[in-house]
RNA sequence: UAAGCAAGCCAGAUGAUCGCAUGUACAAAUCCGCAAGGAUGUACCUGAGGAAAGUCCGAGCUCCAUAGGGCAGGGUGCCGGGUAAUCCCCGGUGGAGGCAACUUUAAGGCUAGUGCAACAGAAAGUAUACCGCCUGUGUGAAAACACAGGUAAGGAUGAAAGGGCGAGGUAAGAGCUCACCAGCGGCCAGGUAACUGUCCGGCUAUGUAAACCCCACCUGGAGCAAGACCAAGUUAGGACGAAAAAGCAGCUGCCCGCUGUGUCCAGUGGUAGGUCGCAUGAACCUGGCGGUGACGCCAGGUCUAGAUAGAUGAUCAUCUAAUACAGAACUCGGCUUAUAGGCUUGGUUGCUUC
Numbered sequence: 001u002a003a004g005c006a007a008g009c010c011a012g013a014u015g016a017u018c019g020c021a022u023g024u025a026c027a028a029a030u031c032c033g034c035a036a037g038g039a040u041g042u043a044c045c046u047g048a049g050g051a052a053a054g055u056c057c058g059a060g061c062u063c064c065a066u067a068g069g070g071c072a073g074g075g076u077g078c079c080g081g082g083u084a085a086u087c088c089c090c091g092g093u094g095g096a097g098g099c100a101a102c103u104u105u106a107a108g109g110c111u112a113g114u115g116c117a118a119c120a121g122a123a124a125g126u127a128u129a130c131c132g133c134c135u136g137u138g139u140g141a142a143a144a145c146a147c148a149g150g151u152a153a154g155g156a157u158g159a160a161a162g163g164g165c166g167a168g169g170u171a172a173g174a175g176c177u178c179a180c181c182a183g184c185g186g187c188c189a190g191g192u193a194a195c196u197g198u199c200c201g202g203c204u205a206u207g208u209a210a211a212c213c214c215c216a217c218c219u220g221g222a223g224c225a226a227g228a229c230c231a232a233g234u235u236a237g238g239a240c241g242a243a244a245a246a247g248c249a250g251c252u253g254c255c256c257g258c259u260g261u262g263u264c265c266a267g268u269g270g271u272a273g274g275u276c277g278c279a280u281g282a283a284c285c286u287g288g289c290g291g292u293g294a295c296g297c298c299a300g301g302u303c304u305a306g307a308u309a310g311a312u313g314a315u316c317a318u319c320u321a322a323u324a325c326a327g328a329a330c331u332c333g334g335c336u337u338a339u340a341g342g343c344u345u346g347g348u349u350g351c352u353u354c
Base pairs, nucleotide, nucleotide: 001350002349003348005346006345007344008343009342010341012319013318014317015316016315017314018313020047021046023044024043025042026041029040030039031038032037049325053336054335056334057333058332059331060330061223062222063221064220068256069255070254071253073219074218075217076216077215078092079091080090081089082088093107094105095104096103097102108214109213113212114211115208116207117206130155131154132151133150134149135148136147137146138145139144163181164180166178167177168176182204184201185200186199188197189196190195227276228275229274230273235266237265238264239263240262247261248260249259250258281303283302284301285300286299287298288297289296290295
């Protein structure tokens, strides 16, 4: 200096004026409402994101509910750690890609069983001989033909044809033998483990589980429109029965268990009101210690949105790279997707110079 790799930060800042919303303090009069309740004044603090998006996961919280067991169903799938937990994160191992820094991985089992592999091809699993090659016999002048036996090295078909390649050997061939390699299995060594390495061996009948399935581990459901309270409003009820049983109800489905409950009929009021839930959190910041790291522990500090027809806007000045994607609605931890511009740090490869 060029190309590429990995991690992180910002997402306009400062000042002034006016405006909007919650909260706190003060003031306490007016207005709305049948009520429960609500609105309005002054001052002060605070006031959208790295993804607030997707609703794909995990949990907190609420209810079923006093709450259990089993089956089904669902989820995960190399090893070891982290976490409240996860399909997440960290580290490592195997496979694939890249010169490399690195990236990626649907990564348990086909020797439990059942399936599927069209077409082509002789044949796709108690596999097999279409063309070929060799030996013997017979016919024949020869070429060649017929029968018997041996063969799977060569050719053809196919994604795949009983490991690959080379040499020896053979009547012709074949792991028949040997060397190298792959696969499978075994001893020993290293490693917590996944796994790796040397050596040895029978020589070795495909692929597919992102096919059904088997194995190991995990697993209640619904959801803030959950749920709780207040206001308002509504039967002069009828029949049967009063113990128990049965029945009914109990929030993915079924069974057992458990709990609650008199059953049936007719009629009527409400579910367009109000308040809570509603933000102190597995929170954030700084420093120290431990750890390769995710992260954990200790000490100190901070309070940083809570609307409900739905709040943060406008003007001026200075700086400036200042704009893209884009606006909370119960909360938090992840993943995925969209994204203009600027900055920081650490590796790799090429070229040049010292």

Bacterial RNase P class A from a Eubacteriaceae bacterium, 354 nucleotides, folded computationally. Its mean pLDDT, the model's own confidence on a scale to 100, is 78. The model forms 95% of the base pairs in the Rfam consensus. The organism belongs to Eubacteriaceae, within Bacteria.